c-di-GMP-I riboswitch aptamer from a soil metagenome, 76 nucleotides, folded computationally. Its mean pLDDT, the model's own confidence on a scale to 100, is 88.

Parts: sequence; structure tokens; C1' cells
RNA sequence: GAUAAAGGCAAACCAGUCGUGAGGCUGGGACGCAAAGCCACGGGUCAGGCGCAAGCCUGAUAGCCGGGUUACCGAA
Repeated sequence: GAUAAAGGCAAACCAGUCGUGAGGCUGGGACGCAAAGCCACGGGUCAGGCGCAAGCCUGAUAGCCGGGUUACCGAA
């Protein structure tokens, strides 16, 4: 980051399955994505638990943002 080339991933939804839950996984399916590859470090949001409250603990989300790290191509 292009009216390029080769590709890649896969939202919602559906089916199955795991989980208290958020949500995850598998198959189907494509809304989109130049890192929509990976990482829970900071923030946000979501779930469970404790607490009169202030808050605290545990978990989830990388397709919420920032950050770290790896990677295909090579026009301006």
C1' cells in the first nucleotide's frame, strides 16, 4: 500500500460440541480484513465470584484500541 500478481483469513447466521457464563472448538457460510498471523503487557468491554459500599479476585475478548513480534508481493 496500487484498477498489480500469487494467495490467505473468515463476521453474522445454522448444526454439533465444551463451558456456571462471557465465550471457545469442528463443519457449513461470507460481513469484511494489508497482518482479521501470533502474544492478555496497558486500557476498554463482557462473564462468574466476594463485598453495605468503595472496590477486589478469576476468566473471556487479538474481528475494540494501543503495544510487542513474525510474514507474501513490490507500482507510486